[in-house]
Source information
Predicted 3D model of a 362-nucleotide RNA (Bacterial RNase P class A) from a Desulfovibrionales bacterium.

RNA sequence: GGAGUCGGACGGAUCGUCGCCGCGGGCCUUCGGCCCGGGGAGGAAAGUCCGGGCUCCACAGGGCAGGACGCUGGGUAACGCCCAGGGGGAGCGAUCUCCGGAAAGCGCCACAGAAAACAAACCGCCGGCCCCUGGCCGGUAAGGGUGAAACGGUGGGGUAAGAGCCCACCAGCGGCCGCGGCGACGCGGCCGGCUUGGCAAGCCCCGUCCGGAGCAAGACCAAAUAGGGGAGCGAUCGAGGCCGGCCCGGCCAAGCUCCCGGGUAGGUUGCUGGAGGCGGUCGGUAACGGCCGUCCUAGACGAAUGGCGAUCACCCGCCCUUGCGGCGGGUACAGAACCCGGCUUACAGUCCGACUCCGUCU
Numbered sequence: 001g002g003a004g005u006c007g008g009a010c011g012g013a014u015c016g017u018c019g020c021c022g023c024g025g026g027c028c029u030u031c032g033g034c035c036c037g038g039g040g041a042g043g044a045a046a047g048u049c050c051g052g053g054c055u056c057c058a059c060a061g062g063g064c065a066g067g068a069c070g071c072u073g074g075g076u077a078a079c080g081c082c083c084a085g086g087g088g089g090a091g092c093g094a095u096c097u098c099c100g101g102a103a104a105g106c107g108c109c110a111c112a113g114a115a116a117a118c119a120a121a122c123c124g125c126c127g128g129c130c131c132c133u134g135g136c137c138g139g140u141a142a143g144g145g146u147g148a149a150a151c152g153g154u155g156g157g158g159u160a161a162g163a164g165c166c167c168a169c170c171a172g173c174g175g176c177c178g179c180g181g182c183g184a185c186g187c188g189g190c191c192g193g194c195u196u197g198g199c200a201a202g203c204c205c206c207g208u209c210c211g212g213a214g215c216a217a218g219a220c221c222a223a224a225u226a227g228g229g230g231a232g233c234g235a236u237c238g239a240g241g242c243c244g245g246c247c248c249g250g251c252c253a254a255g256c257u258c259c260c261g262g263g264u265a266g267g268u269u270g271c272u273g274g275a276g277g278c279g280g281u282c283g284g285u286a287a288c289g290g291c292c293g294u295c296c297u298a299g300a301c302g303a304a305u306g307g308c309g310a311u312c313a314c315c316c317g318c319c320c321u322u323g324c325g326g327c328g329g330g331u332a333c334a335g336a337a338c339c340c341g342g343c344u345u346a347c348a349g350u351c352c353g354a355c356u357c358c359g360u361c362u
Stems, first nucleotide, its partner, number of pairs: 001358010012312007020040002023037006042333001046344002049342005054214004066210005071085005086099005100205002105203002107199003122144002124140007152170006171195001173192008218269004228260006240252004276295008313331007
């Protein structure tokens, strides 16, 4: 100097002016208004995909169904997240990526190919027979061919030709033992049958976890209208229903007055100080945890957090003879809604750190 891997940070700044939503103080006679002061989006506020807090409902215990997850150890309130490690794969490397079970069972494996898995045989090879340029029957799986994948590999023996048929070594599987490690696992030794394709993000098996709904949860206050309940009145003439009919008497009842309660609109609350941020120190490889100090940092609901101007910063284009400068344009993705921990996705323009490989010079 070039190419690359991983991690972290920023996300325009200042001033003026006009507005918007909360908070505190003061003033005006109530409703309400005015003045002053101070606060007001993010790294993802997003997708709503996981996990928890909180609230209400349900609940003796256990199981079925359903769902999620899946190497080991640790972190955490919890997780499908994070840290450290193990093994397989990719890369020269920094580094990245995958993770229970396929010799419990079922199912599937396009095209090509004889055959896609208890098997089978297209061309070949070998033997026998025949109507002998060939055909039929049998043996074989070494060679060819197909495919992403073809039923261990190499060599030797053996055979008509062959074959774990036999042997040696290697690979793989299973079992046992020793050593190291908390463990996943690693290293080494012995033995065995000679070998057992892939997919579990198809069903399934094993293990772990999970009650349901969600701030439109939940709680409180409480109009108008129409229902509900209670108390009183319901007088005089005539008059409604019931007490079998009639009389007396009683009850119901329309209506009026008063009271009570549920619930709707509306309002208040839940509501933001919290598994909180920052700094230091101690423990730990780390994730993280303990202690100390310090800070307060949005709470809307037809839903505020914005517009304009000036100067500066950065980027791009054009002009200019260069420096300097001038003109024009651009500054993303996106917008809290009960709160928190994650993951994923989007993002103009930048900055910082660690590491790897290649080239050159000293």
Model confidence (mean pLDDT): 76 of 100.